[in-house]
Transfer RNA from Microgenomates group bacterium GW2011_GWC1_46_15, 71 nucleotides, folded computationally. The sequence was found in a public genome assembly. Its mean pLDDT, the model's own confidence on a scale to 100, is 83. Rfam family: tRNA. Rfam links the family to the GO term triplet codon-amino acid adaptor activity. It is annotated as a transfer RNA. The source organism's lineage runs through Bacteria and Bacteria candidate phyla.
């Protein structure tokens, strides 16, 4: 330098055009004398920019970051 794959919540991830789900973690409340545990609830997310579309996490382009292969 070139080819391919990946980037979603604090962490691990699902979904692949039509409101983005879950688990763990965190916070609040109930049960308990308290802790632990358990139950209920809450907070929290599309790497950045542009394009296509009525509508983009999803499709296309560029950039950034990670992985892998070739030279």
């Nucleotide at each position: 330098g070139g080819g391919c794959c990946c980037g979603u919540a604090g962490u691990u991830u699902a979904g692949u055009g039509g409101u983005a789900g879950a688990a763990c973690a965190u916070c609040u409340g109930g049960c308990u004398g308290g802790c632990a545990g358990u139950c209920a609830g809450a907070u929290a997310g599309g790497a950045g920019g542009g394009g296509u579309u009525c509508g983009a996490u999803u499709c296309c382009c560029c950039u950034c970051g990670g992985g892998u292969c070739c030279a």